[in-house]
RNA sequence: UUCCCGAAAGGGCAAACCCGGAGUAAUCCGGGGACGCAAAGCGACAGAGCCACAUGCCGUGGCUGGCUGCGCUACCGAA
Numbered sequence: 001u002u003c004c005c006g007a008a009a010g011g012g013c014a015a016a017c018c019c020g021g022a023g024u025a026a027u028c029c030g031g032g033g034a035c036g037c038a039a040a041g042c043g044a045c046a047g048a049g050c051c052a053c054a055u056g057c058c059g060u061g062g063c064u065g066g067c068u069g070c071g072c073u074a075c076c077g078a079a
Stems, first nucleotide, its partner, number of pairs: 005077002012037002017032006035066001041072003045069003048064006
């Protein structure tokens, strides 16, 4: 120095719910709020789930990264 790993320290993010707003909806944005998270930072690529439309079958578009995998990047440095 790098990788694995995750004690400590400094911090970071923000579930449910409430208020306001956008959207047909899933859901998202802002504020409050903390269930949790060592990538709960980023990417819809592959699955999976959800919504709308269509449908005899195949499907089309959207959403979920805090569903899983995968990819990229990253603070700190004990065992």
Molecule: c-di-GMP-I riboswitch aptamer
Organism: Candidatus Segetimicrobium genomatis